[in-house]
């Protein structure tokens, strides 16, 4: 350089066009005699710019990041 493939809470992941899902971390409370664990709520997220569209994480285009795999 060329394809292919991915980019989602602090981490890790599900989501085929209609208010994004679990886990965990974190915060509060329950429970205990403390503490672990356990149970309840609660906070937090779609890499970035454009385009289609009533409506975009999804689809199109660009960029920027990472993985492979060709030269």
């Nucleotide at each position: 350089g060329c394809a292919u493939c991915g980019g989602u809470a602090g981490u890790c992941u599900a989501g085929u066009g209609g208010u994004a899902u679990g886990a965990u971390u974190c915060u509060g409370g329950c429970u205990u005699g403390c503490c672990a664990a356990g149970c309840c709520a609660g906070u937090g997220g779609c890499c970035c710019g454009g385009g289609u569209u009533c409506a975009a994480u999804u689809c199109c285009c660009g960029g920027c990041c990472g993985a492979u795999g060709c030269a």
The RNA shown here (transfer RNA) has 71 nucleotides and comes from an uncultured archaeon.
The prediction has a mean pLDDT of 82.
It was read from a public genome assembly.
Its Rfam family is "tRNA". It is annotated as a transfer RNA.